Predicted 3D model of a 72-nucleotide RNA (transfer RNA) from a Candidatus Sungiibacteriota bacterium. The RNAcentral record of the sequence draws on ENA. Model confidence (mean pLDDT): 80 of 100. Rfam family: tRNA. The family's RNA type in Rfam is transfer RNA. Rfam's curators write: Transfer RNA (tRNA) molecules are approximately 80 nucleotides in length.
RNA sequence: UCCGGUGUAGCUCAGUGGUAGAGCGGCUCCCUGUUAAGGAGACGGUCGCAGGUUCGAAUCCUGCCACCGGAG
Numbered sequence: 001u002c003c004g005g006u007g008u009a010g011c012u013c014a015g016u017g018g019u020a021g022a023g024c025g026g027c028u029c030c031c032u033g034u035u036a037a038g039g040a041g042a043c044g045g046u047c048g049c050a051g052g053u054u055c056g057a058a059u060c061c062u063g064c065c066a067c068c069g070g071a072g
Stems, first nucleotide, its partner, number of pairs: 001071007010024004018055001027041004048064005
């Protein structure tokens, strides 16, 4: 320098054009003599950044950044 992959909640990951989700963790409550286990609820997101396409973008396109792998 070139090619490919990944980037979404505190962590691990779904979601491939039409309301952003799950598990775990944290918080509150219930249960229990207490803890653990179990149950319920709410909170938590500029979807890596900036543009473009579209009625509508996490999703499609372009550029950039970070990480991983490959070629030279």

NCBI's taxonomy places the organism under Bacteria, Bacteria candidate phyla, Candidatus Sungiibacteriota.